[in-house]
Context: one part of a larger RNA
C1' cells in the first nucleotide's frame, strides 16, 4: 500500500440544509454500453519460468513450450447492472380530522425574594467565622412597619417528563412561525438514502458600538491562616453577567457510539394518540410514535451492550495507523483582536 479498525486502548466531523459524486422498490417489453462464451488479430526480441540440449561442471550458451492476467475485430448469451419505453404500490410525499409539547421570534404583563432611596417605632449593637479581624453602626445601623425605585432571576407544579438537529429551551397572556405524532380512505407515483466541496446554525468565555447595573463576581484592596499563602476562609470590589445590533467558532460541543433501511426471545415502568371489550373517563388486551430499567440469542479484550445494539446485513460519508516534538513550526484561508482552521520535520524512546 494491503488490511484491520473508531463507547472506554489511535479513530464519529458539534449539528444540520444540501451541490457533484456513489448506492437504490415491483412487473412487462426492448436495447446489448458493462457482464459472459467462442474466435481472429496484436501483445518485438532479450531478461524471468518449464522442459530438452552444447562446453569435462557451473556461469554461460542454444532449441522448444508455457507466460506475457493487457488492448482490439467478429460472432454468439441475457440472469444480473446499464439505458429506452411502458405500467405498478409497499419506499417517499400530498391531502383530511384529531392530539401533545419549556420548539423559535416579538410584544405585553404578574408575584416572591434582594439592594437602594424616604418616613415612623426603637436602641447599641451588627456582621462575619474553626476562632477572629478588616468592614458597617450613636451623623442612630442590624431589626420591624408603610411607601417608592431599579435591574435580574421565574419557588411549588416538576417527573426516573416534554420539546428541539444539535447547540440549547421553564412565571402567565396575546400575536407570528417550524417541525413531530395517531387515525382514516383518498391523491401523486420510486420524487429515494447518503452526502467530498459549499451553506447556515452553534452553550460559556471573549471582542466591537449604544444601553443599562439589583444581585453575583475574574482583576484588584484590606483583614484571616500560615514557615511562606500572589490560594482555600471573611469583609469590599471593577469587568462581565442583563438589552440591542455585529463578530468571534470553540468545548468532556459526551450516549466520549455519523446516518439511513430491514431483521433477530422477552419482563417490568413512564409520555403521546388510536383500536377492542365496556353504562363508564376505569380495568384489561391490543397497535403505532418516543423515553427509561433489566437481560434471551448473539456480541466483546474486559467492562458493558442487547428491537433506542456495541447483535446479523446492506448503501453513503468522516476518521485511526506506536509515545514525545505537536490542539506545534512553516504557509495558505478566516477573524477588529484574542486567535480559529488547516498541519509538518529534525531530534529523541
Nucleotide at each position: 500500500c494491503u488490511g484491520g479498525g473508531c463507547g472506554u486502548a489511535a479513530a464519529g466531523a458539534g449539528c444540520g440544509c444540501g451541490u457533484a459524486g456513489g448506492c437504490g422498490u415491483c412487473c412487462u417489453a426492448a436495447u446489448a454500453a458493462g457482464u459472459u462464451u467462442c474466435u481472429g488479430g496484436u501483445g518485438a526480441a532479450a531478461u524471468a519460468c518449464u522442459c530438452c540440449u552444447g562446453c569435462u561442471c557451473a556461469a554461460c550458451g542454444g532449441g522448444a513450450g508455457a507466460a506475457u492476467u493487457g488492448c482490439u475485430g467478429g460472432a454468439g448469451a441475457u440472469a444480473c447492472u446499464g439505458u429506452u419505453a411502458g405500467g405498478a404500490u409497499u419506499g417517499a410525499g400530498u391531502u383530511u380530522a384529531g392530539a401533545a409539547g419549556a420548539g423559535g421570534g416579538a410584544a405585553g404583563u404578574g408575584g416572591a425574594a434582594u439592594u437602594c432611596c424616604u418616613g415612623g417605632u426603637g436602641u447599641a449593637g451588627c456582621g462575619g467565622u474553626g476562632a477572629a479581624a478588616u468592614g458597617c453602626g450613636u451623623a442612630g445601623a442590624u431589626a420591624u412597619c408603610a411607601g417608592g425605585a431599579a435591574g435580574a432571576a421565574c419557588a411549588c407544579c416538576g417527573a426516573u417528563g416534554g420539546c428541539g438537529a444539535a447547540g440549547g429551551c421553564a412565571g402567565c397572556u396575546u400575536c407570528c412561525u417550524a417541525g413531530u405524532c395517531u387515525a382514516a380512505c383518498a391523491c401523486u407515483g420510486a420524487c429515494g438514502c447518503u452526502g467530498u466541496g459549499g451553506c447556515g446554525c452553534g452553550a460559556a468565555a471573549g471582542c466591537g458600538u449604544g444601553g443599562g447595573g439589583a444581585g453575583c463576581a475574574a482583576a484588584c484592596a484590606g483583614g484571616a491562616u500560615u514557615a511562606g499563602a500572589u490560594a482555600c476562609c471573611c469583609u469590599g470590589g471593577u469587568a462581565g453577567u442583563c438589552c440591542a445590533c455585529g463578530c468571534c467558532c470553540u468545548a468532556a460541543a459526551c450516549g466520549a457510539u455519523g446516518g439511513a433501511u430491514a431483521c433477530u426471545u422477552g419482563g417490568c415502568g413512564u409520555u403521546g394518540g388510536g383500536a377492542g371489550c365496556u353504562c363508564g373517563a376505569c380495568c384489561c388486551u391490543u397497535c403505532c410514535a418516543g423515553u427509561g430499567c433489566c437481560g434471551a440469542a448473539g456480541u466483546a479484550a474486559a467492562c458493558g451492550c442487547g428491537u433506542u445494539a456495541a447483535g446479523u446485513a446492506u448503501c453513503c460519508c468522516g476518521c485511526c495507523u506506536g509515545g514525545g516534538g505537536a490542539c506545534u513550526a512553516c504557509g495558505g484561508c478566516c477573524g477588529c483582536a484574542a486567535g480559529g482552521u488547516u498541519g509538518a520535520a529534525a531530534c529523541u524512546c